[in-house]
The RNA shown here (c-di-GMP-I riboswitch aptamer) has 90 nucleotides.
RNA sequence: CUAAAUAAUGGGCAAACUUAUUGAAAGAUAAGGACGCAAAGCCAAGGGUCUAAGGUAUAUGUAAAUAUAUUAUGACAGCCGGUUGCCUGC
Numbered sequence: 001c002u003a004a005a006u007a008a009u010g011g012g013c014a015a016a017c018u019u020a021u022u023g024a025a026a027g028a029u030a031a032g033g034a035c036g037c038a039a040a041g042c043c044a045a046g047g048g049u050c051u052a053a054g055g056u057a058u059a060u061g062u063a064a065a066u067a068u069a070u071u072a073u074g075a076c077a078g079c080c081g082g083u084u085g086c087c088u089g090c
Base pairs, nucleotide, nucleotide: 006089012037013036017032018031019030020029021028022027035078041083042082043081046080047079048076049075050074054071055070056069057068058067059066060065
């Protein structure tokens, strides 16, 4: 210096749920709250997942419109992945 395993100190983050705000929705933000987390820091230009307002197609309908399918330009980093990085006994 690299890799693996692992104890401790001091700290860090915060799932479900509740309330409020926001959004078409998925979701997000704030407060409370802790299931967990050694990257639960950051990245949505790789894969995956969620949503479908708007668009497109089809059907019905005189029409307005309605239904179904599809679509990310909307999201999720606490799914995989990428990237940076703190302390430390043997």
The prediction has a mean pLDDT of 83.
Rfam family: c-di-GMP-I riboswitch aptamer. Rfam describes the family as follows. GEMM was predicted in a large-scale screen for bacterial structured RNA regulatory elements.
It was read from a public genome assembly, where an Rfam model found it.